[in-house]
RNA sequence: GGGCCGGUAGCUCAGCUGGUAGAGCAGGGGACUUUUAAUCCCAAGGCCGCUGGUUCGAGUCCAGCCCGGCCCA
Numbered sequence: 001g002g003g004c005c006g007g008u009a010g011c012u013c014a015g016c017u018g019g020u021a022g023a024g025c026a027g028g029g030g031a032c033u034u035u036u037a038a039u040c041c042c043a044a045g046g047c048c049g050c051u052g053g054u055u056c057g058a059g060u061c062c063a064g065c066c067c068g069g070c071c072c073a
Base pairs, nucleotide, nucleotide: 001072002071003070004069005068006067007066010025011024012023013022019056028042029041030040031039049065050064051063052062053061
């Protein structure tokens, strides 16, 4: 330098054919009582890597760029 894959909640990851962004864990509050814990319930938590484009509408499609990984040179 080229090709491919990935970047979504604090962490690990889903998100189909463009149509209201989700789960588990962690953290917070509560219930229970065998009281470091387990189990159960509740609420909160998001510039969807960045900038543009297409579209009535973009996490999803297109372009450029940034970061990480793998392969080739």

A computed fold for a 73-nucleotide RNA from an Actinomycetota bacterium, annotated as transfer RNA. Rfam family: tRNA. The family's RNA type in Rfam is transfer RNA. The sequence was found in a public genome assembly.